[in-house]
C1' cells in the first nucleotide's frame, strides 16, 4: 500500500430495511438471625464518525476513525 474480519447498555453479544432486545452488572424491595442464594421491581444507548440510497437504515452503498487477523 492491499485484503478479510470486528465495532449496538457498565460487561458478554443477539438483532440481516419496519417502535433497538437477552443474560451478568448497578440500585430498591421481599425472603433470611446475618451473609451468599432464590425471588419481584426498577435503572439502562449518540446502534464508532460523516455522507448517500429509501417512504422509511443498527441493518445496504461510499468515505474515515479504532481493534483483531491476512499478503506483500
Nucleotide at each position: 500500500u492491499c485484503c478479510c474480519u470486528u465495532g449496538u447498555a457498565g460487561c458478554u453479544c443477539a438483532g440481516u430495511g419496519g417502535c433497538a432486545g437477552a443474560g451478568c452488572g448497578c440500585c430498591c424491595g421481599c425472603c433470611u438471625g446475618u451473609u451468599a442464594a432464590g425471588c419481584g421491581g426498577a435503572u439502562g444507548g449518540u446502534c464508532g464518525g460523516a455522507g448517500g440510497u429509501u417512504c422509511g437504515a443498527u441493518c445496504c452503498c461510499u468515505c474515515c476513525c479504532a481493534g483483531g487477523g491476512g499478503a506483500g
Transfer RNA from Brachybacterium kimchii, 72 nucleotides, folded computationally. Its Rfam family is "tRNA". The family's RNA type in Rfam is transfer RNA. The organism belongs to Brachybacterium, within Bacteria. The sequence is in RNAcentral, with records from ENA. The prediction has a mean pLDDT of 82.